RNA sequence: CGCUGACAAUGGCAAACCAGCCGCGAGGCUGGGACGCAAAGCCACCGGUCUCUUGUUACGAGAGACAGCGGGGUUUCCAGC
Repeated sequence: CGCUGACAAUGGCAAACCAGCCGCGAGGCUGGGACGCAAAGCCACCGGUCUCUUGUUACGAGAGACAGCGGGGUUUCCAGC
């Protein structure tokens, strides 16, 4: 540096749900809580899904959300090879 994640260690994250707060909404933040996760760290670049606004015959345009939907970029613990 690359590959792999069966076993082991040290730690980490935290779905649903509940409470509070924020947002028109998708959703977000904090606390509780653990279904899971070796990138479930970070980045909306590509595809996808969702929300709001708006024009429309078909179908589009704009503004957003999701990184725990896939791809990509980037950083990275331990063990084995």
The RNA shown here (c-di-GMP-I riboswitch aptamer) has 81 nucleotides and comes from Ferrimonas sediminum. NCBI's taxonomy places the organism under Bacteria, Pseudomonadati, Pseudomonadota, Ferrimonadaceae, Ferrimonas. Its mean pLDDT, the model's own confidence on a scale to 100, is 83. Of the family's consensus pairs, 95% are formed in the model.